[in-house]
RNA sequence: GGGCUUGUGGCUCAAUGGCAGAGCAUCCGGCUCUUAACCGGCAGGUUGAAGGUUCGACUCCUUCCAGGCCCA
Numbered sequence: 001g002g003g004c005u006u007g008u009g010g011c012u013c014a015a016u017g018g019c020a021g022a023g024c025a026u027c028c029g030g031c032u033c034u035u036a037a038c039c040g041g042c043a044g045g046u047u048g049a050a051g052g053u054u055c056g057a058c059u060c061c062u063u064c065c066a067g068g069c070c071c072a
Stems, first nucleotide, its partner, number of pairs: 001071007010024004018055001027041004048064005
């Protein structure tokens, strides 16, 4: 330099172009003599960035950024 691929809550991951969710963690509560475990609940997201297509984009298109794999 070229090709492919990944990027979504703190972490790990879902979501057929049609309401952005789950588990774990944090926090609060229950249980317990206490802690852990267990149970319940709250909160937490510019879906990597900027444009484009569309009634509607995490999803499709373009460019860029960052990581990974392969080739040179």